[in-house]
Context: one part of a larger RNA
RNA sequence: GAAUGAACGUUGGCGGCGUGGAUUAGGCAUGCAAGUCGAGCGAGAAGCUCCCUUUCGGGGGAGUGGACAGCGGCGAAAGGGAGAGUAACGUGUGGGUUACCAACCCCUGAGCACGGGAUAGCUGCGGGAAACUGCAGGUAAUACCGUAUAACAUCUCAGGAUCAAAGCUUCGGCGCUUGGGGACGGGCCCGCAUACUAUUAGCUUGUUGGUGGGGUAAUGGCUUACCAAGGCUUAGAUGGUUACCGGGUGUGAGAGCAUGGCCUGGCUCACUGGGACUGAGACACUGCCCAGACACCUCCGGGUGGCUGCAGUCGAGAAUCUUCGGCAAUGGACGAAAGUCUGACCGAGCGACGCCGCGUGCGGGAUGAAGGCCUUCGGGUUGUAAACCGCUGUCAGAGGGAAGGAAAAUUUGACCGAUCCUCAAAGGAAGUACGGGCUAAGUUCGUGCCAGCAGCCGCGGUAAGACGAACCGUACAAACGUUAUUC
Numbered sequence: 001g002a003a004u005g006a007a008c009g010u011u012g013g014c015g016g017c018g019u020g021g022a023u024u025a026g027g028c029a030u031g032c033a034a035g036u037c038g039a040g041c042g043a044g045a046a047g048c049u050c051c052c053u054u055u056c057g058g059g060g061g062a063g064u065g066g067a068c069a070g071c072g073g074c075g076a077a078a079g080g081g082a083g084a085g086u087a088a089c090g091u092g093u094g095g096g097u098u099a100c101c102a103a104c105c106c107c108u109g110a111g112c113a114c115g116g117g118a119u120a121g122c123u124g125c126g127g128g129a130a131a132c133u134g135c136a137g138g139u140a141a142u143a144c145c146g147u148a149u150a151a152c153a154u155c156u157c158a159g160g161a162u163c164a165a166a167g168c169u170u171c172g173g174c175g176c177u178u179g180g181g182g183a184c185g186g187g188c189c190c191g192c193a194u195a196c197u198a199u200u201a202g203c204u205u206g207u208u209g210g211u212g213g214g215g216u217a218a219u220g221g222c223u224u225a226c227c228a229a230g231g232c233u234u235a236g237a238u239g240g241u242u243a244c245c246g247g248g249u250g251u252g253a254g255a256g257c258a259u260g261g262c263c264u265g266g267c268u269c270a271c272u273g274g275g276a277c278u279g280a281g282a283c284a285c286u287g288c289c290c291a292g293a294c295a296c297c298u299c300c301g302g303g304u305g306g307c308u309g310c311a312g313u314c315g316a317g318a319a320u321c322u323u324c325g326g327c328a329a330u331g332g333a334c335g336a337a338a339g340u341c342u343g344a345c346c347g348a349g350c351g352a353c354g355c356c357g358c359g360u361g362c363g364g365g366a367u368g369a370a371g372g373c374c375u376u377c378g379g380g381u382u383g384u385a386a387a388c389c390g391c392u393g394u395c396a397g398a399g400g401g402a403a404g405g406a407a408a409a410u411u412u413g414a415c416c417g418a419u420c421c422u423c424a425a426a427g428g429a430a431g432u433a434c435g436g437g438c439u440a441a442g443u444u445c446g447u448g449c450c451a452g453c454a455g456c457c458g459c460g461g462u463a464a465g466a467c468g469a470a471c472c473g474u475a476c477a478a479a480c481g482u483u484a485u486u487c
Base pairs, nucleotide, nucleotide: 001487002486003485004484006483007482008481009480010479013358014357015356016355017354018353019351020350026314027313028312030311031310032309035074036073037072040071041070047064048063049062050061051060052059053058081269082268083267090194091193092192093191094190095189096188097187100186101185105182106181107180108179109178110177111176112175113147114146115145116144122137123136124135125134126133127132153162154161155160167174168173195241196240197239202232203231204230207229208228209227210226211225212224213223214222244266245265246264247263248259249258250257251256271292272291273290274289275288294305295304296303297302322348324347325346326345330344331342332341333340334339361391362390363389364388371382372381373380374379395428397423398422399421400420401419404416405415431476432475433474434473435472436457437456438455442471443470444469445468446467452459453458
């Protein structure tokens, strides 16, 4: 000098674009953050209309209506958050997979025939404080099961054997089953690169290899039985410490050094530890089971919870925001669609936290006013500065229009609004640090090795240009200084 997710001190007018829990991966009240489909299924509350009845309170029936819940499908493995762990095929880069998977999507071949028994909801009777739950009856399906059919599928001793389905419809269509190919995506393997430490020198028994069995979508000590005794290592094994990695970012002429916040690709994690289930996909943030710690409810028998989602709260800390608006746009889930949901996202709010832009007036004005400071007492300086005269209207303020963000004919904006017109009035808008040298800028007074200053050299012990104040000056400016850290 440049830089920062900064903090602190003094000060503070406006706008745009960014950015904001770095510490306790500490604990969390409350609300919201994942639903959707009635064109898969049975049932159907309130309300409304009509009719009947009435002891005038109401009751019953039909139609319409479609709520809450249930079965079923798809989604919930995405999106969002965090960086604890990890020195590793984790990441980066280049390859391999004739050892692989693949729901939705695209292309393409074939098929969608005939039957059956349940179960939730519901009704009745219960248990329990609650969470929840039992028994009996009865019901539907694109839920479940059987039979048939069976290849270009699977197995095969190559003869053969085996395997499927579901319907709905407003008649437009939407779907279901089984093959083949593809895309997106993913699993696995390999070469090279990837922090410090030898005051860590030896490490290893499923360990290294083989055979058989098992397991996986798939290779493999992945696992198991047996056999062999191997495997790694001073080119640093093993151990310890630290750390998510890359694109990038900061700095620098570069080489390099430092760094990985925001955005983006990958990885890992979801109260702590373990486990599997479902599924195309998870060993699953707002799923399940077990254990633990913590917290809450309880009728003491028993239950419930997981903000490292968005806001918000406590704590710790030098330190980091609103319990806001909207699905208008973009994207996602579901749906044939209308649409519903979406704290993703788009916006607004707060913070000079950063960068950038603008403003705080312009012209005239000497008796060089008053006041302040200095003085050799003559004057000098503050200083055209002010007053005073004339003018302008950026920004902020008030009122009125308006393109655009809306694609797409009608319509659709949470929020913003370029730009235009009018009004008023200099009015509402300047500070901070420094002035011995480095280093731009000095005098007076006070103090008297005191009080204090200080980045380094050093100032202060009675004339201090270095302390404190005043005046004056210098630098930068809505900021200016200080501290911390990097080059």
Molecule: small-subunit ribosomal RNA, 5' domain
Organism: metagenome